[in-house]
The prediction has a mean pLDDT of 81.
Large-subunit ribosomal RNA, domain II from a Flavobacteriales bacterium, 689 nucleotides, folded computationally.
NCBI's taxonomy places the organism under Bacteria, Pseudomonadati, Bacteroidota, Flavobacteriia, Flavobacteriales.
The RNAcentral record of the full RNA draws on ENA.
It matches the Rfam family "Bacterial large subunit ribosomal RNA".

Context: one part of a larger RNA
């Protein structure tokens, strides 16, 4: 991993509730036990006992009351009647209690054949190297010490094998091996190694100490037994269909992933009296949003007017006067606030009638939930960050299939009982991948912008459109042709300043068609170009501002890239119109169920409706399959059961019923009953491949 069998809400109690269904009923009912009789059982007796029928009060005790109290006030619990027994079911207690699961904890024993230490008795250590003490001899001394040179053989000494041990690197990793192989290396006369018998036991030992060993197990071995130890924790929990159908919040909680009560689901009674929802209407209380603010509390910008304080003046001193200082009340203009309100809605909420429409409450049984998410809208908190947090109101996902949005949990459309090769839409779509318009009209846009992702301040003769206003056949805008002079080099300043460093000015005035005491470049100063501003030529529009649409630049993120091909009078954008496509929506055509209501029957049949039939936790309901019992009826060596196949019933479904192979000795069916009663999952258990 696959197949097959096994594998999880049992079962007990004179326990408790709660429905049903039987008896009897102000009653009810026996239990031990005894007697009869029996294959198993039952039948009778037994009233001991328990439950009800009377409560109150701590009690005495009173008693339809009774405690409290000083009370005959008031108030607490009661009284106005139905139970009890038995079986069936939920559901709870007590037991292992749905089922596997702990790491522990306590008890009684086994272990020192490993290993730690020790104890007693034995064994082992090639071969080579140094050469300690001490002796002896010779020398030396007064003796002595001292020094040679032999002699010795000393050492947790040196090299190295066997024996120990593991330093290093390979290989081994379902290994040859549950710690090894090989290569290296450390010790190798020592605190060595090592047979062999023996000692020390579990909160105990041993330990040259690593919590190291104590039999492949050690921060407390192991075996049985308390024990099915406890587990608010994980997993897993088996046949179908119908009817309803939630929660993830409020309070508590040594509580926060669990639990009580409440809230929201279901199923049953009740049926007081119309309680609940919508809608309109009318009549209310509120201080939100908005606005205000010389209406208050506080904040606030600029001016004005002036108190009060700075600074300066001035004086011996009081005075005084000035102030592009600061700055109270008042005035003008502006303008802010969750804890500011002279104001002040819409909503929502209370109450009242009306109208719709069917729920809304009580009580009793069984629950589940009590981690919630996103989105829109008000709002804290953050950084008006977060697919962030924590509240309020709405939906949705959760428990929701279907169409769209390329693919997406709640975004848009829409809520799925079965069936149809029938039809109309919805949101979104009709060029082709793909149903449906290469649809009509009119613009716009040139950036592939943009076509299902958002880009800004501020820039820019881009391009359309529109307002306003100047100039213009007395010739305008642009371009050519000519001219742009004179006093004068205006004064000043300065080396120098001539239109053109700088400064001043009544920048004057002459000639003129026109021409600044000069608009820019230029010189050291001049010069030199140019410009305002004239005149010709030419021959029809040319300029500013302002607003709207569409484009453009800004424009920068971490491997590529965005629906593919492709589109330019569109297949983008904008406006505006028909048409058709499109979902499980709606509608047609048959069906099946489920609730209401009529009719009707022994029994359940029909008709009508339904703004009925999505559904996780989870309640209620009606079946189907398996095993065995009873009773009643039936099949089978002319082939039971069990297997492999075929068809068939459509039976909503769980199944059911024929039939062929093979098989070879049983096994159905009706109605009842009682269950070791349904597997795909528990790293499930066992055994095959």
């Nucleotide at each position: 991993g696959c197949c097959u069998a096994c594998g999880a809400g049992u079962u007990a109690c004179u326990c408790g509730u709660a429905u049903c269904u039987a008896g009897c009923a102000a009653g009810g009912u026996u239990a031990a036990g005894u007697a009869a009789u029996u294959a198993a059982g039952u039948u009778a007796c037994g009233g001991a006992g328990c439950c009800g029928a009377a409560g109150c009060g701590a009690a005495a005790g009173c008693a339809a009351g009774u405690c409290u109290u000083a009370a005959u006030a008031g108030g607490g619990c009661g009284u106005a009647u139905a139970g009890u027994u038995a079986g069936a079911u939920g559901c709870g207690g007590u037991a292992g209690a749905c089922g596997c699961g702990a790491a522990a904890c306590c008890c009684u024993g086994u272990g020192a054949u490993c290993u730690a230490c020790c104890c007693a008795u034995g064994a082992c250590c090639a071969g080579g190297u140094u050469g300690a003490a001490g002796u002896u001899u010779u020398g030396g001394u007064a003796a002595c010490a001292c020094a040679a040179a032999a002699u010795g053989g000393a050492g947790g000494a040196c090299c190295g094998a066997a024996c120990c041990a593991g330093u290093u690197g390979a290989c081994g990793u379902u290994g040859a091996a549950a710690a090894g192989u090989c290569u290296u290396u450390g010790g190798a006369u020592g605190a060595g190694u090592u047979g062999u018998g023996g000692g020390u036991a579990g909160g105990g030992g041993u330990g040259a100490a690593a919590g190291g060993c104590c039999a492949a197990u050690c921060a407390a071995a192991c075996u049985g037994g308390g024990a099915a130890a406890u587990a608010g924790c994980u997993c897993g929990u088996a046949c179908u269909c119908u009817c309803c159908g939630a929660a993830a919040u409020g309070c508590a909680u040594u509580u926060a992933g669990g639990u009580g009560c409440a809230g929201c689901g279901u199923c049953g009674u009740a049926g007081u009296a119309g309680a609940g929802u919508u809608u309109u209407a009318u009549a209310g209380a509120g201080g939100u949003a908005g606005a205000g603010c010389u209406a208050c509390u506080g904040a606030u910008a600029g001016g004005g007017c002036u108190a009060g304080g700075g600074g300066g003046c001035u004086u011996c001193a009081c005075c005084g006067c000035c102030u592009a200082c600061c700055a109270a009340c008042c005035c003008c203009u502006g303008a802010c606030a969750a804890a500011c309100u002279c104001c002040g809605a819409a909503u929502g909420c209370u109450a009242u009638a009306a109208a719709a429409u069917a729920u809304a409450u009580a009580c009793g049984g069984c629950a589940g939930u009590g981690a919630g998410g996103g989105c829109a809208u008000g709002g804290g908190u953050g950084c008006u960050a977060a697919g962030g947090u924590c509240c309020a109101u709405g939906u949705c996902c959760g428990a929701g299939a279907g169409g769209g949005a390329a693919a997406g949990a709640a975004c848009c459309c829409a809520g799925a009982c079965c069936a149809u090769c029938a039809g109309c839409u919805a949101a979104g779509g009709u060029c082709c991948c793909c149903a449906a318009g290469u649809a009509u009209a009119u613009g716009c846009u040139a950036a592939g912008u943009u076509g299902a992702c958002c880009a800004a301040a501020c820039g820019a003769g881009g391009u359309u459109c529109g307002a306003u206003u100047g100039c213009a056949g007395u010739g305008a805008c642009a371009g050519c042709u000519a001219g742009g002079a004179u006093g004068u080099u205006g004064g000043c300043u300065u080396g120098g300043a001539a239109g053109c460093a700088g400064c001043c000015a009544u920048u004057c005035a002459u000639u003129u068609a026109a021409a600044g005491a000069g608009u820019g470049c230029g010189u050291a100063a001049c010069a030199g170009c140019u410009c305002a501003c004239u005149a010709g030529u030419c021959g029809a529009g040319c300029g500013a501002u302002c607003g709207a649409g569409c484009a453009u630049g800004g424009a920068u993120a971490a491997u590529a890239a965005u629906c593919g091909g492709g589109c330019a009078u569109a297949a983008g954008c904008a406006u505006a119109u028909c048409a058709c496509c499109g979902a499980a929506g709606c509608u047609a055509u048959g069906g099946a169920c489920u609730u209401a209501c009529g009719u009707u029957u022994a029994a359940u049949a029909c008709g009508u409706a339904a703004u009925g039939u999505g559904g996780u936790a989870g309640g209620a309901g009606a079946g189907c399959a398996u095993u065995c019992u009873a009773a009643g009826u039936g099949c089978g060596u002319c082939g039971a059961a069990g297997u492999a196949g075929u068809a068939c019933c459509g039976g909503c479904a769980a199944g059911g019923u024929a039939u062929u192979g093979u098989g070879g000795a049983g096994c159905g069916c009706u109605u009842a009953g009682a269950a070791a009663a349904g597997a795909a999952a528990a790293u499930g258990u066992a055994g095959g491949c």